Context: one part of a larger RNA
RNA sequence: UGACGGGGGCCCGCACAAGCGGCGGAGCAUGUGGCUUAAUUCGACGCAACGCGAAGAACCUUACCAAGGCUUGACAUCAUAUUGACGGUUGUAAAAAUACAACUUCUCUUCGGAGCAAUAUGACAGGUGGUGCAUGGCUGUCGUCAGCUCGUGUCGUGAGAUGUUGGGUUAAGUCCCGCAACGAGCGCAACCCCUUUUCCAUGUUGCUAACAGUUCGGCUGAGCACUCUUGGAAUACUGCCGGUGUAAAACUGGAGGAAGGUGGGGGUGACGUCAAGUCCUCAUGCCCUUUAUGUCUUGGGCUGCACACGUGCUACAAUGGCUUAUACAAAGAGUUGCGAUACUGCGAAGUGGAGCUAAUCUCUAAAAAUAAGUCUAAGUCCGGAUUGAAGGCUGAAAUUCGCCUUCAUGAAGUAGGAGUCGCUAGUAAUUGUGGAUCAGCAUGCCACAGUGAAUACGUUCCCGGGCCUUGUACA
Numbered sequence: 001u002g003a004c005g006g007g008g009g010c011c012c013g014c015a016c017a018a019g020c021g022g023c024g025g026a027g028c029a030u031g032u033g034g035c036u037u038a039a040u041u042c043g044a045c046g047c048a049a050c051g052c053g054a055a056g057a058a059c060c061u062u063a064c065c066a067a068g069g070c071u072u073g074a075c076a077u078c079a080u081a082u083u084g085a086c087g088g089u090u091g092u093a094a095a096a097a098u099a100c101a102a103c104u105u106c107u108c109u110u111c112g113g114a115g116c117a118a119u120a121u122g123a124c125a126g127g128u129g130g131u132g133c134a135u136g137g138c139u140g141u142c143g144u145c146a147g148c149u150c151g152u153g154u155c156g157u158g159a160g161a162u163g164u165u166g167g168g169u170u171a172a173g174u175c176c177c178g179c180a181a182c183g184a185g186c187g188c189a190a191c192c193c194c195u196u197u198u199c200c201a202u203g204u205u206g207c208u209a210a211c212a213g214u215u216c217g218g219c220u221g222a223g224c225a226c227u228c229u230u231g232g233a234a235u236a237c238u239g240c241c242g243g244u245g246u247a248a249a250a251c252u253g254g255a256g257g258a259a260g261g262u263g264g265g266g267g268u269g270a271c272g273u274c275a276a277g278u279c280c281u282c283a284u285g286c287c288c289u290u291u292a293u294g295u296c297u298u299g300g301g302c303u304g305c306a307c308a309c310g311u312g313c314u315a316c317a318a319u320g321g322c323u324u325a326u327a328c329a330a331a332g333a334g335u336u337g338c339g340a341u342a343c344u345g346c347g348a349a350g351u352g353g354a355g356c357u358a359a360u361c362u363c364u365a366a367a368a369a370u371a372a373g374u375c376u377a378a379g380u381c382c383g384g385a386u387u388g389a390a391g392g393c394u395g396a397a398a399u400u401c402g403c404c405u406u407c408a409u410g411a412a413g414u415a416g417g418a419g420u421c422g423c424u425a426g427u428a429a430u431u432g433u434g435g436a437u438c439a440g441c442a443u444g445c446c447a448c449a450g451u452g453a454a455u456a457c458g459u460u461c462c463c464g465g466g467c468c469u470u471g472u473a474c475a
Stems, first nucleotide, its partner, number of pairs: 001475002003472003007469007015459002019423005026314008034305002042053002064300007073124001077123008087104007106115003126289002129287003135283002137278003140274001142272001147186006153162003166177003191267005197234005203228001206224002211221003237260001240254005316416001320375006332363003337356002342351003382413001387408007429451007
């Protein structure tokens, strides 16, 4: 000087407390361990691994296993030599890769050759092989915590100190005052995007607001007032007033205002820590491999099941289930695509194809909610696992191993022990909608809106963190 303390003081955070809803019990989905296996590819392991890499394993992917093949190679560049093809179609054999046969088959030329392709040889290719404890890059974490430093000066023999401590204050090393310090940098804040209000401009969306027509649908003429769209501008700054305060910073109350004290949300992550993670995104040193640890193909596996754990979905019902009717979104996506009206089917879906490269058409029905009826406390008209049968869709192909529909079946489950998690407001809870990946496959992930709470006395305690101080056999 740090680090640590079941030392002290001050302060903060859904850290506790106060509340609301869960997990832990059940069934299923998914990830992991273990076991099994020819293989169950690999990585990730307290927080910060475990719906994680994987925004989608039937083949492919695929790295694993078995079997069958190839060896200048599936891929790149070069040299030498030879050839004129390579490829395509059909047939035979084969699980396919592949092999053989038939047919078809190069371009330019100054005729020297050149291009392209194949074969042979040699340089070399290749490696999702090892080492993340050799590395770059990227990322997690403490933590969006308020810290981390430097120049000059001063003090100290020196390591170092001071500044950065103190008194207030703040979300903040934020600002003020004081001070052997005076300044500065990286952080904080400002900044950028979305949202909330108004104005201006814009009208193939919106409006009957005004007029006219009307098949009563902004449908048509007409208009840009309004909603909205896309650009631009304004607004919030403790600016104003009262009080407190050191003539300060600031705090507290109020006015005006759509919004008030960082308005709400996001982007933005200092010096560093964990030899944290990643050699399987990529790049890369070294090592290893080279008729194999490379590469092609078929089939299998990654989906295996006594069990254990994590994360979710659905429930156990009446604030509910079922039936019928009826209302209101936002944000996205679409041409190898979204696919309307219509018809067929109980349905999944099929036939068909209008319109749309999209504020114009389509996906698109929002669902909870509301109204009426029914069920009456029951393992039930709750719950839907499991299983049987019959179908639909995608795709060469759905057996291992996809999703969906109908009929039948109707398991566990009556609120979950010890313990443990999230959340402070348009939040939790609850209700649907869309998208990426994608032929097909979503209870996951990312986004969107609808309905919409309770509680916070307080900082003694648990956890994490910041500043000052003290002790130390630690560095």
The part of an RNA shown here (small-subunit ribosomal RNA, 3' major domain) has 475 nucleotides and comes from an uncultured bacterium. The RNAcentral record of the full RNA draws on ENA and SILVA. It matches the Rfam family "Bacterial small subunit ribosomal RNA".